A computed fold for a 74-nucleotide RNA from a Patescibacteria group bacterium, annotated as transfer RNA. Rfam family: tRNA. The family's RNA type in Rfam is transfer RNA. The coordinates come from a structure-prediction model, not an experiment, and the mean pLDDT is 81. The sequence was found in a public genome assembly. The source organism's lineage runs through Bacteria and Bacteria candidate phyla.
[in-house]
């Protein structure tokens, strides 16, 4: 240089035939328990679904160019 995988929340990650509102565990933050503190429990915050088009009435999802990560090859 080719070829595969992949890239969604502070982190690991799901998200199936394109559809009404994007989620899930840790973690955070507030509340209740407790003499206290941890653990359990409620309730919240947190997101340009890599990037900039394209198809569509409608894209995290379907196509095309690019960036970035891991792995294979030469």
């Nucleotide at each position: 240089g080719g070829c595969a995988g992949g890239g969604u929340a502070g982190c690991u990650c799901a998200g199936u035939u394109g559809g009404u509102a994007a989620g899930a565990g840790c973690g955070u933050g507030g509340c209740a328990c407790u003499c206290a503190u941890a653990a359990c429990g409620c309730c919240g915050a947190g997101g340009u679904c890599g990037u900039g088009g394209g198809u569509u009435c409608g894209a995290c999802u379907c196509c095309c160019a690019c960036c970035c990560c891991u792995g294979c090859u030469a």